[in-house]
C1' cells in the first nucleotide's frame, strides 16, 4: 500500500420512542434512549427517496367587480328611448381544492471524492 472483518482489546456512533426547542413541511437541534453500525466519520458532487413556504398551471368550488349581449321582466314616456331587475358572456379580483417545479431535506438508500481505528492475510 492492497485486500478481508471469523474472534480478541480499547474506544467510537446511536434507530424507533419520550420531553424541550426552530421550520409552511420534509427535517434538524438538545437531553434522555439502544434498533442497529468496521466507516452510522466528513462532504448534497452524481443516482434516488422525502417536502412544496414560494412561484406556474387549471373545463373545479367561492368571493369581488366592470363590459358587452338579449324580439327578456318591471317602470316611466309620444318614442325606436331611460331607468331597473334577470340570463348569458369575457376581462379583473379573494380564498380553497388539484396538478407540476427545489433554490428546502436525507450520507442510518446506492456511488464518487476525502480522512481514519484494531486485528489477521
Nucleotide at each position: 500500500c492492497u485486500c478481508u472483518g471469523u474472534a480478541a482489546a480499547g474506544a467510537g456512533c446511536a434507530a424507533a420512542c419520550c420531553a424541550g426547542g426552530a421550520g409552511a413541511a420534509a427535517u434538524c437541534c438538545u437531553g434522555g434512549g439502544a434498533c442497529g453500525c468496521a466507516g452510522a466519520g466528513c462532504c448534497a458532487c452524481g443516482g434516488g427517496g422525502c417536502u412544496a413556504a414560494g412561484a406556474a398551471a387549471g373545463u373545479u368550488g367561492u368571493u369581488u367587480a366592470a363590459a358587452a349581449u338579449g324580439a327578456g321582466g318591471a317602470a316611466g314616456a309620444a318614442a325606436u328611448c331611460u331607468u331597473u331587475c334577470c340570463a348569458u358572456u369575457u376581462a379583473u379580483u379573494u380564498c380553497a381544492c388539484u396538478u407540476u417545479c427545489a433554490a428546502g431535506u436525507c450520507u442510518g438508500c446506492c456511488g464518487a471524492g476525502c480522512c481514519g481505528c484494531c486485528a489477521g492475510a